[in-house]
RNA sequence: GGCCCUAUCGUCUAGUGGCCUAGGACGUAGCGUUCUCAACGCUAAAACACGGGUUCGAUUCCCGUUAGGGCUA
Numbered sequence: 001g002g003c004c005c006u007a008u009c010g011u012c013u014a015g016u017g018g019c020c021u022a023g024g025a026c027g028u029a030g031c032g033u034u035c036u037c038a039a040c041g042c043u044a045a046a047a048c049a050c051g052g053g054u055u056c057g058a059u060u061c062c063c064g065u066u067a068g069g070g071c072u073a
Base pairs, nucleotide, nucleotide: 001072002071003070004069005068006067007066010026011025012024013023018056028044029043030042031041032040049065050064051063052062053061
């Protein structure tokens, strides 16, 4: 250089055009329980990499960029 794959809360992930006000686990914060801590229960905050396109409608499809990974010379 060429080709291919991936990108979603702090982390790991589900979702694959409308039911999404994007769900779950861990973590974080608050409250309860406890003499205290842990454990447990309840509650809350927290995300679709960026820019275009298609569409009535895009996290989802297409193109490009960026970042990461793989194969190859």